[in-house]
RNA sequence: CUUAUCCAGAGUGGCUGAGGGAACAGGCCCGACGAAGCCACAGCAACCAGGCGCUUCGGCCCCAGGUGCUACUUCCUGCCCGAUAAACCGGGAGAGAUAAG
Numbered sequence: 001c002u003u004a005u006c007c008a009g010a011g012u013g014g015c016u017g018a019g020g021g022a023a024c025a026g027g028c029c030c031g032a033c034g035a036a037g038c039c040a041c042a043g044c045a046a047c048c049a050g051g052c053g054c055u056u057c058g059g060c061c062c063c064a065g066g067u068g069c070u071a072c073u074u075c076c077u078g079c080c081c082g083a084u085a086a087a088c089c090g091g092g093a094g095a096g097a098u099a100a101g
Stems, first nucleotide, its partner, number of pairs: 001101006011041005019030003024078004042070003047066002050061003074095001079092004
């Protein structure tokens, strides 16, 4: 850079000790009944891998391997469009995350 996905799912223990939910702003939350980080074990999922089918692209199975993930929709909003008196709401973009190339 390209493509795909992002309202589902899944946590305990140890060390440590004050921040954290990507960055900025606003909001809403989590946190000494222990944040972030590291380690161990466990789990979730099924992108790659493996198997089947099919025939070139949608499907099914599987989890030993390569990744990923385990508060809150990617926590929500920010820009555009629709709708509206307004709020709520819907769609898209942008940014980000993950995988494969």
Molecule: SAM riboswitch aptamer (S box leader)
Organism: soil metagenome